RNA sequence: GGGCACUUAGUUUAGGGGUAUAACGUUCGCUUCGCACUGAAGCGUCUGCGAAAGGUCGUGGGUUCAAUUCCCACAGUGUCCA
Numbered sequence: 001g002g003g004c005a006c007u008u009a010g011u012u013u014a015g016g017g018g019u020a021u022a023a024c025g026u027u028c029g030c031u032u033c034g035c036a037c038u039g040a041a042g043c044g045u046c047u048g049c050g051a052a053a054g055g056u057c058g059u060g061g062g063u064u065c066a067a068u069u070c071c072c073a074c075a076g077u078g079u080c081c082a
């Protein structure tokens, strides 16, 4: 220098035109146990369950009524060739 693949929540990712999915993690509640207390409130916590928050879909442009999705350029990562 060139080819190919990839870039989506804190992490790993699904989805490939009609406003994005799940798991883990985070927060809260219930459940279990322990500590403390006259009692209540409180502090910590295994397992399970439920809820919530968290995303300019790498950046910019183009096509389109509509772009995370299609096209172009750029950036980054990986890999191969020279």
Base pairs, nucleotide, nucleotide: 001081002080003079004078005077006076007075010024011023012022018065026052027051028050029049030048033044034043035042058074059073060072061071062070